This is a predicted structure of a 72-nucleotide RNA (transfer RNA) from a Verrucomicrobiales bacterium. Rfam family: tRNA. Rfam links the family to the GO term triplet codon-amino acid adaptor activity. It is annotated as a transfer RNA. The RNAcentral record of the sequence draws on ENA.

[in-house]
């Protein structure tokens, strides 16, 4: 250089083109406790960026950025 794969909560992962993007764990608050831990209840938190297709895009297409693999 070329080809292929990946990018979604702090972390690990889901999500037939159509419900308010969901779960575990973590964080915060409350209940409980003499204080903690555990347990229960609640809250905040995400689609890499920019365009395009579509009535509708996390999903399809293009470009860019970042990461990984292969190849002379």
């Nucleotide at each position: 250089g070329c080809a292929c794969c990946c990018a979604u909560a702090g972390u690990u992962c889901a999500a037939c083109g159509g419900a308010u993007a969901g779960a575990a764990u973590g964080u915060c608050g409350g209940c409980u406790u003499c204080c903690g831990a555990a347990g229960c209840c609640g809250a905040a938190g995400a689609u890499a960026u920019a365009g395009g297709u579509u009535c509708g895009a996390u999903u399809c297409c293009u470009a860019u950025u970042g990461g990984g693999u292969g190849u002379a």